[in-house]
């Protein structure tokens, strides 16, 4: 002095997932009349959460893979640059919107503790 990893702390980033001893509040997400959509019917139904849809090729079918894209994020909001996601899971034949009301979820994973910049001062030496 420099790199790895740990632990406590504090500071952020995704996401509704926070605050309180608690009771509970405070974000969220679903079901649910009239109106209004909505034609049956069969079928490989259908239908949420979520940015995470959806095209092309390649893969014997396939499981996969490439390559793009709706569309989302990166410390308040914008422009320019740029870097990243572009999943996953969940109802189980059922649900359109919806006042009352009814039900539930508060998880999980991540970075950083440094970097830039301007100014003013003091001693030394000439």
């Nucleotide at each position: 002095g420099g790199g790895c990893a740990g632990u406590c702390g504090c500071c952020g980033c995704u996401g509704a997932a926070u605050c309180g001893c608690a009771a509970g509040a405070a974000c969220c997400g679903g079901g649910g009349a009239a109106c209004c959509g909505a034609g049956u019917u069969c079928c490989c139904g259908g239908g949420g959460u979520g940015a995470a849809u959806c095209c092309g090729c390649c893969g014997u079918c396939g499981a996969g893979g490439c390559g793009g894209u709706a569309g989302g994020g990166c410390a308040g909001c914008u422009c320019c640059c740029g870097c990243c996601c572009g999943a996953a899971c969940c109802c189980g034949u059922c649900a359109g919107c919806u006042a009352a009301c009814c039900c539930g979820g508060u998880a999980a994973g991540c970075g950083g503790c440094c970097u830039a910049g301007u100014g003013g001062g003091a001693g030394u030496g000439a």

c-di-AMP riboswitch aptamer (ydaO/yuaA leader) from Cryptosporangium phraense, 126 nucleotides, folded computationally.
The RNAcentral record of the sequence draws on Rfam.
Taxonomically the source falls in Cryptosporangium (Bacteria, Bacillati, Actinomycetes, Cryptosporangiales).
It matches the Rfam family "c-di-AMP riboswitch aptamer (ydaO/yuaA leader)". Gene Ontology terms of the family: cyclic-di-AMP binding and regulation of gene expression.
Of the family's consensus pairs, 92% are formed in the model.